[in-house]
RNA sequence: GUUUCAUCACGAGCGGCGGAGGGACGGGCCCUGCGAUGCCGCGGCAACCGGCUCCUCGCCCCCGAAAGGGGGAGGGUGACAGGUGCCAAUUCCCGCUCCGGCACGGCCGGAGAGAGAUGAAAU
Numbered sequence: 001g002u003u004u005c006a007u008c009a010c011g012a013g014c015g016g017c018g019g020a021g022g023g024a025c026g027g028g029c030c031c032u033g034c035g036a037u038g039c040c041g042c043g044g045c046a047a048c049c050g051g052c053u054c055c056u057c058g059c060c061c062c063c064g065a066a067a068g069g070g071g072g073a074g075g076g077u078g079a080c081a082g083g084u085g086c087c088a089a090u091u092c093c094c095g096c097u098c099c100g101g102c103a104c105g106g107c108c109g110g111a112g113a114g115a116g117a118u119g120a121a122a123u
Base pairs, nucleotide, nucleotide: 001123002122003121004120005119006118007117008116013042014041015040016039017038021031022030023029025095026094027093028092043087044086045085047084048083049082052078054076055075056074059072060071061070062069063068091115096112097111098110099109100108101107102106
């Protein structure tokens, strides 16, 4: 870099450096010299991975005449904070398809797709 899967309506600050844009892209709408993006320090949050606790209809293995017992995979729950990640606004909103509604040159609502971000695995 690519592919697959999962999540994205909650949550999370204070300093230092620095000095102009930034919020992926386009259109909006916002943030920003009352100092943004970015970097560093400390702190925090809790999506995934890791380990831990508890539960587990059904599945697999073992013991048993049976009842039942033990273990495993998978699934769920809770806390922790080791590895990443994250700490403005629903991924800030819309951007494509379908359905419904309306006061119908459009707007509103719903479902999905695409794109994006993050994690894990594979390559």

This is a predicted structure of a 123-nucleotide RNA (SAM riboswitch aptamer (S box leader)) from an Acidobacteriota bacterium. Model confidence (mean pLDDT): 80 of 100. The source organism's lineage runs through Bacteria, Pseudomonadati and Acidobacteriota. The sequence was found by an Rfam model in a public genome assembly.